[in-house]
RNA sequence: GAAACUAUAUCGGGAGACAUUGUAAACAGCAAGGCCGAAGGAGCAACCGCCUCGGAAACUCUCAGGCAAAAGGACCGAUAUAGGAUU
Numbered sequence: 001g002a003a004a005c006u007a008u009a010u011c012g013g014g015a016g017a018c019a020u021u022g023u024a025a026a027c028a029g030c031a032a033g034g035c036c037g038a039a040g041g042a043g044c045a046a047c048c049g050c051c052u053c054g055g056a057a058a059c060u061c062u063c064a065g066g067c068a069a070a071a072g073g074a075c076c077g078a079u080a081u082a083g084g085a086u087u
Stems, first nucleotide, its partner, number of pairs: 005083009018033001020032004034067003040063001041061003047055003
């Protein structure tokens, strides 16, 4: 002096699904039915490891959440900080 990688913050990108019924009446609320899969949660397990054990999907479920916009949003990119680095 330095990389992969990890975490956090900021910025940018970021999908799906009611033109239903009743009720209410400026303000998308309430009830019923329908629907979505990309917060979170749960399940299966190809696979991985240090294999009596641990990890593990965008698959499955739809508890939670969501179905105008906004917000949120897995994930992706950039920058910064910390770890990595007693190397």